[in-house]
RNA sequence: UGGCAGCAGGGCGAUGGAACCCGCCCGGGAGCUCUCCCGAACCGCCAAAUGGCUGAUGGUCCCUGCACGUCA
Numbered sequence: 001u002g003g004c005a006g007c008a009g010g011g012c013g014a015u016g017g018a019a020c021c022c023g024c025c026c027g028g029g030a031g032c033u034c035u036c037c038c039g040a041a042c043c044g045c046c047a048a049a050u051g052g053c054u055g056a057u058g059g060u061c062c063c064u065g066c067a068c069g070u071c072a
Stems, first nucleotide, its partner, number of pairs: 009026005016063002019060003027038005044053003
């Protein structure tokens, strides 16, 4: 660069963003033809309580913010 074949998608994982990987959830009802309502995964830990503690990751890595220390 060309050819052939195959393929789901959405949401979520305690403090911001991107990539990759991993895990979890994916239904119901109503009005009427796209709206509404409900629901799932998820929303850290300690303490009887006033309160206290870890962390920007689910994991890897980078960026950003904050805190502490050192050097120039």